[in-house]
């Protein structure tokens, strides 16, 4: 320095749910518990998936007509790092 992680040892992390809160959502953030994890440590470069306020198109409703409302489609600048992949960075033993 590299590689492995069968078992030790000090220990880490929290899924999920159940309150709070943030936000249009997806989902984030505190508190408990604890499903799991050798990076479940950290970065949205790539992919991959989840939301669609907002927009463009269409349809429908009401209307003299616009205006409004509601449904479908298409699109992330928006999450997901515990979806995979890479980058960084790290305990412990063992070779």
């Nucleotide at each position: 320095a590299u590689a492995u992680u069968c078992a030790a040892a000090g220990g880490g992390c929290a899924a999920g749910u159940a309150c709070a809160u943030g936000g249009a959502a997806a989902c984030g953030u505190g508190u408990a518990c604890a499903c799991g994890c050798a990076a479940a440590g950290u970065c949205a470069c790539a992919g991959a998936g989840c939301u669609u306020c907002u927009a463009a198109a269409u349809c429908g409703u009401c209307u003299g007509a616009u205006c409004a409302c509601g449904g479908u489609c298409u699109a992330a600048u928006g999450c997901u790092g515990g979806c995979u992949g890479g980058g960084c960075u790290g305990c412990a033993a063992u070779a």